The RNA shown here (c-di-GMP-I riboswitch aptamer) has 71 nucleotides and comes from a soil metagenome.
Model confidence (mean pLDDT): 86 of 100.

RNA sequence: GAAAACGGCAAACCCGUCGCAAGGCGGGGGCGCAAAGCCAGGGGCCCCACGAGGGCGGCCCAGCUACCGAA
Numbered sequence: 001g002a003a004a005a006c007g008g009c010a011a012a013c014c015c016g017u018c019g020c021a022a023g024g025c026g027g028g029g030g031c032g033c034a035a036a037g038c039c040a041g042g043g044g045c046c047c048c049a050c051g052a053g054g055g056c057g058g059c060c061c062a063g064c065u066a067c068c069g070a071a
Base pairs, nucleotide, nucleotide: 001068008033009032013028014027015026016025017024018023031058037064038063041061042060043059044056045055046054047053
């Protein structure tokens, strides 16, 4: 973060599965993404059986790592 190149990821929805749920995993499927790779430190949001509990990184910030290489 421009042009390209090798590629990568995968929204909604559907099927199966785990979970009280949010949501996770696998398959299909592509809305999109230059970190839509990792990470729960901060903010925020969501669930809850309200517990010192759980979840969301494709909400934002921070941290770590990676491909290409013009300004």